[in-house]
RNA sequence: ACAAUCGCACCGCCGAACCUGCUUCACGCAGGGCCGGGGACCCAUCGGUUACGCAAUGGGGUGAAUCGGCUUCACAGCCGUAGGGCGAACUCCUCGCCCGAAUCCGUCAGCUAACCCGGUAGGCGGUCAAGGAGAAGGG
Numbered sequence: 001a002c003a004a005u006c007g008c009a010c011c012g013c014c015g016a017a018c019c020u021g022c023u024u025c026a027c028g029c030a031g032g033g034c035c036g037g038g039g040a041c042c043c044a045u046c047g048g049u050u051a052c053g054c055a056a057u058g059g060g061g062u063g064a065a066u067c068g069g070c071u072u073c074a075c076a077g078c079c080g081u082a083g084g085g086c087g088a089a090c091u092c093c094u095c096g097c098c099c100g101a102a103u104c105c106g107u108c109a110g111c112u113a114a115c116c117c118g119g120u121a122g123g124c125g126g127u128c129a130a131g132g133a134g135a136a137g138g139g
Stems, first nucleotide, its partner, number of pairs: 010126005018032005023026001033120006043110001058108001059105004067080004083099005090134005
């Protein structure tokens, strides 16, 4: 001098996962905001008939995270893809970089006013952040 790692502060990203207050100061409580689920009429579905195919593997929720192909005994892996995120206030276009998982309910739930019940985690990056146009805001 450089790199890596750790801690603190600040800024930022995915996500609903933030703010305020209280107190017994903790796996704490309450409220607001945001988010999710259940739950009428109506509508939809269910029912009947015909044709074809199948023999079984219920169905549903959260989420962007579905679907197709290759490969393998299988798992894993690979290539795409519906869809989604970021590039430092917002929108559009262009360009660039990414994700395209996981998990819960437990035989049960369409939509759904009133009403009822829950969640408010976790994981990351950085020290001026791509370009153009537009619309705003502040001084």
This is a predicted structure of a 139-nucleotide RNA (c-di-AMP riboswitch aptamer (ydaO/yuaA leader)) from an Actinomycetota bacterium. It matches the Rfam family "c-di-AMP riboswitch aptamer (ydaO/yuaA leader)". About the family: This family represents a conserved RNA structure found upstream of the ydaO and yuaA genes in Bacillus subtilis and related genes in other bacteria. Gene Ontology terms of the family: regulation of gene expression and cyclic-di-AMP binding. NCBI's taxonomy places the organism under Bacteria, Bacillati, Actinomycetota. Of the family's consensus pairs, 92% are formed in the model. The sequence was found by an Rfam model in a public genome assembly.